[in-house]
SAM riboswitch aptamer (S box leader) from Thermolongibacillus altinsuensis, 106 nucleotides, folded computationally.
The model forms 95% of the base pairs in the Rfam consensus.
Model confidence (mean pLDDT): 86 of 100.
RNA sequence: UUCUUAUCGAGAGAGGCGGAGGGACUGGCCCUAAGAAGUCUCGGCAGCGGACUCGGUUUCGAGUGCUGUGCCAAAUCCAGCAAGCGUUAUGCUUGAGAGAUAAGAA
Numbered sequence: 001u002u003c004u005u006a007u008c009g010a011g012a013g014a015g016g017c018g019g020a021g022g023g024a025c026u027g028g029c030c031c032u033a034a035g036a037a038g039u040c041u042c043g044g045c046a047g048c049g050g051a052c053u054c055g056g057u058u059u060c061g062a063g064u065g066c067u068g069u070g071c072c073a074a075a076u077c078c079a080g081c082a083a084g085c086g087u088u089a090u091g092c093u094u095g096a097g098a099g100a101u102a103a104g105a106a
Stems, first nucleotide, its partner, number of pairs: 001106008013042005021031003025080004043072003048068003051064005076098001081095005
């Protein structure tokens, strides 16, 4: 990097350095000198894999949060493509696509 599977309306921030961007992309709409990105320290959330414990017993469920990741504005911030419903119009629902994370494979 590609493929497969699962999940994505819950949850969780302070400080130091830094100094203008950030929210994947496009459009919108937001955040940001009352300090963006990045980075460091400490803290937290969650419970995907490993580990351990308990229950069950054809390998499932619950728990712990030790370990490997991940995450800590807004629904993945909203939409994007298709179908259905509806409106003067804005719209609503479902599915796909795209993206993110974990695990496995090449």